Background
This is a predicted structure of a 522-nucleotide part of an RNA (small-subunit ribosomal RNA, 5' domain) from an uncultured bacterium. Rfam family: Bacterial small subunit ribosomal RNA. The prediction has a mean pLDDT of 83.
Context: one part of a larger RNA
RNA sequence: CGAUGAACGCUGGCGGCGUGCUUAACACAUGCAAGUCGAACGAAGCACUCUAUUUGAUUUUCUUCGGAAAUGAAGAUUUUGUGACUGAGUGGCGGACGGGUGAGUAACGCGUGGGUAACCUGCCUCAUACAGGGGGAUAACAGUUGGAAACGACUGCUAAUACCGCAUAAGCGCACAGGAUCGCAUGAUCUGGUGUGAAAAACUCCGGUGGUAUGAGAUGGACCCGCGUCUGAUUAGCCAGUUGGCAGGGUAACGGCCUACCAAAGCGACGAUCAGUAGCCGACCUGAGAGGGUGACCGGCCACAUUGGGACUGAGACACGGCCCAAACUCCUACGGGAGGCAGCAGUGGGGAAUAUUGCACAAUGGGGGAAACCCUGAUGCAGCGACGCCGCGUGAGCGAAGAAGUAUUUCGGUAUGUAAAGCUCUAUCAGCAGGGAAGAAGAAUGACGGUACCUGACUAAGAAGCACCGGCUAAAUACGUGCCAGCAGCCGCGGUAAUACGUAUGGUGCAAGCGUUAUCC
Repeated sequence: CGAUGAACGCUGGCGGCGUGCUUAACACAUGCAAGUCGAACGAAGCACUCUAUUUGAUUUUCUUCGGAAAUGAAGAUUUUGUGACUGAGUGGCGGACGGGUGAGUAACGCGUGGGUAACCUGCCUCAUACAGGGGGAUAACAGUUGGAAACGACUGCUAAUACCGCAUAAGCGCACAGGAUCGCAUGAUCUGGUGUGAAAAACUCCGGUGGUAUGAGAUGGACCCGCGUCUGAUUAGCCAGUUGGCAGGGUAACGGCCUACCAAAGCGACGAUCAGUAGCCGACCUGAGAGGGUGACCGGCCACAUUGGGACUGAGACACGGCCCAAACUCCUACGGGAGGCAGCAGUGGGGAAUAUUGCACAAUGGGGGAAACCCUGAUGCAGCGACGCCGCGUGAGCGAAGAAGUAUUUCGGUAUGUAAAGCUCUAUCAGCAGGGAAGAAGAAUGACGGUACCUGACUAAGAAGCACCGGCUAAAUACGUGCCAGCAGCCGCGGUAAUACGUAUGGUGCAAGCGUUAUCC
């Protein structure tokens, strides 16, 4: 000099685009952040409709004025059907994505290049073959009952694309004995034989949508290996499932992954082990490069979800807003027992030099569910706050010497501020006022942003400049005050009575909505 997720001091007009808890992975009030499907299912409620019963307002007719007959509103009960209706329940799919954080991790965690003849893959695409016939429950609901609550218990009824047998098996799995081809060792692929095992579900607006099996693809994952990946030897020996084998279990799969037995191996000065520090990378900063430093934002991978452990469900988790156990903390309690987890978005307290709104919208992009309409979405799109950064613009332009006044200085003549001001003539960017007013919507409708951007008109020089420095390095000097005092200082150093170095003023220099200081890196 350059750079920063910066902070502090003084100052501060506008806009665009970015960016904003680096500290306590500290504790959290409140609201929201994951639902959806009635075209899987039964029941309930509500609204409308239909049928029947009951009750009978009103009106009409007759009347011997006592009444009789007809009509049949509203209501209640019941039956049928309908619903862009409602909230629970069974069931399906999704809550493993998206979002956050960097505590742990020096590791096949990450990066890069390979391997799987040792693997899995819901939804999606393609192909082939199917879907026959049965059964028993259970929630909801009703009743009884326990508990302060959270939440249960018992009895009875009922449905399904919920659950369970049976049938069938092109193809598939397993077992047994063969054949052919090939390879990179274990082996792989193809082929036919015998035995054996396992499927399915319906809904419909009749257009379709779903279901089962097998194979292929796509996508996503899993595992293994080579190389690379901080510091310390004032850490030199380390290890007992440890190293290998055999058999078995387990897994989607290989494997001491686990178990029994057998052997005594295995790693290490090419730094094992131990200790400290740390998420890794694309990238970012600097530098001519080599290199050095960093790992905020954005993107990829990993790990974590109060702390520790565990499994269940599922195609996928050992699961942030699921479950169980233990611990700490907070809250409720009728003291018997219960509830909770912001490292999601806002927000609060605390810590700190320091970091924002308890905002708007699903209009767009994307995600989940649904046939769809649509619903949900603090992802996302936007707005708000902060000169935190970068970029752009403005704070006026031209003429104007009586070189005005004021101020500073002076050798008292002057000199400087200085065309600067005043004055005259213009202009209107930004801000303000008025009128119009988008694109973003592909695709009829639908725009949070937003009456925003932008355009036009009128109007006034008005509303808009500071900060640091001036001894040398280093661009820019004089006066006064002070008198080794007060103070300055990045280094050299300055100040003890004429200080260009302290303080103030005038002038000047540099940068400019910023300027300086501090911290850190090159």